[in-house]
Context: one part of a larger RNA
Molecule: small-subunit ribosomal RNA, central domain
Organism: uncultured bacterium
RNA sequence: CUGGGCGUAAAGUGUCCGUAGUCUGAAUUGUAAGUCUGUUUUCAAAUCCUACGACUCAAUCGUAGAAAGGGAAUGGAUACUGCAAUUCUGGAAGUAUCUAGGGGUUAGUGGAAUUUCCGGUGGAGCGGUGAAAUGCGUUGAUAUCGGAAGGAACGCCGAAAGCGAAAGCAGCUAACUAUAGAAUACUUGACGAUGAGGGACGACAGUUUGGGGAGCAAACAGGAUUAGAUACCCUGGUAGUCCAAACCGUAAAUUAUGCUUGCUAGAUGUUUUUAUCAAUUUAUUGGUAGGAGUGUCGUAAUCUAACGAGUUAAGCAGGCCGCCUGGGUAGUAUAUUCGCAAGAAUGAAACUC
Repeated sequence: CUGGGCGUAAAGUGUCCGUAGUCUGAAUUGUAAGUCUGUUUUCAAAUCCUACGACUCAAUCGUAGAAAGGGAAUGGAUACUGCAAUUCUGGAAGUAUCUAGGGGUUAGUGGAAUUUCCGGUGGAGCGGUGAAAUGCGUUGAUAUCGGAAGGAACGCCGAAAGCGAAAGCAGCUAACUAUAGAAUACUUGACGAUGAGGGACGACAGUUUGGGGAGCAAACAGGAUUAGAUACCCUGGUAGUCCAAACCGUAAAUUAUGCUUGCUAGAUGUUUUUAUCAAUUUAUUGGUAGGAGUGUCGUAAUCUAACGAGUUAAGCAGGCCGCCUGGGUAGUAUAUUCGCAAGAAUGAAACUC
């Protein structure tokens, strides 16, 4: 290499877009490159194989013959693949109508709560814990009432629910914008699938500059606990958390399960939607059938080492990509690329079991 694999044993890139490549629906005609086949020629001799012969046999040697396979030329075949042309509507896409949603961006705005400040009442404690202490308080705290400021997060609704490629997304309103789905009509006519390189997005933490800073809170300080306590508990508290712009590019980025197409019993919820029937409270409810999601049960089949999976497959098949090949050394060293840095990506070996 072949082979065998990738939910949990090693192994699915964090996600999407997309170049090359690979693969690619139905029909007809042509061509004959791949493919199949005939003939000719060539692949020196020796070797190998077959037959016969020679040395008493064998090894060895001689003579004759032949196959398979490769190259070239030429004649034919045309199912499949390719190429060229014409056509089709089932895949794909678009237009019109409708529906759905925490999808995205920007701006405005709302109430509750914490904190601080100002004023009133009040007068000795408050706070905190297993128990305390540090801390706060007669310069009037805690509590309570009124007012103001400022920042961050959005209770109930709320759900196994919804949307998004993933990361993720939740007060309300508006503008802009993207997506998905159903049914009908029409249009294009294979325009499709995957995707090495490449590009874009990508939680938290972290970095740079400028703002902001209520609460929380690494570091740090103090009080406890303890043999000690660089912790767990308590009182404080700075980066950070928030905003704008720019980096970083990683996560148990998990469904530990790549994308896409077709096929293979069911049962039962739920979201959304179409058609139809019935009831009425006339815009709702219920039934039946179907589509698109999202859950559960569970073998019927099947698969699996087992656990389990089971129409949302880990079943049966096709296409394309990524990845694995004993453990440690090690995601280390070196080199290169990227980054302001932190570091990221690619990624060994000696040795050892």